[in-house]
RNA sequence: GGAGGUGUAGCUCAGCGGAAGAGCGCUUGAUCUUCAAUUAAGUGGCGCGGGUUCAACUCCCGUCACCUCCA
Numbered sequence: 001g002g003a004g005g006u007g008u009a010g011c012u013c014a015g016c017g018g019a020a021g022a023g024c025g026c027u028u029g030a031u032c033u034u035c036a037a038u039u040a041a042g043u044g045g046c047g048c049g050g051g052u053u054c055a056a057c058u059c060c061c062g063u064c065a066c067c068u069c070c071a
Base pairs, nucleotide, nucleotide: 001070002069003068004067005066006065007064010024011023012022013021018054025043026042027041028040029039030038031037047063048062049061050060051059
């Protein structure tokens, strides 16, 4: 330099044009002598900019970061 892929919660991952979930985690309460464990409630996000659309996390363009392959 070229090609392809990924970017969604603190972490690992789903998701789809009608507006986002799971597990783990974190906070508080209860049980327990305590920790742990169990249980109830709570907590939090679509890399950035633009376009299409009544409506975009989703489609299109650009850009940034990371990964793989080729040179």
Predicted 3D model of a 71-nucleotide RNA (transfer RNA) from a Myxococcota bacterium. The prediction has a mean pLDDT of 80. Its Rfam family is "tRNA". Gene Ontology term of the family: triplet codon-amino acid adaptor activity.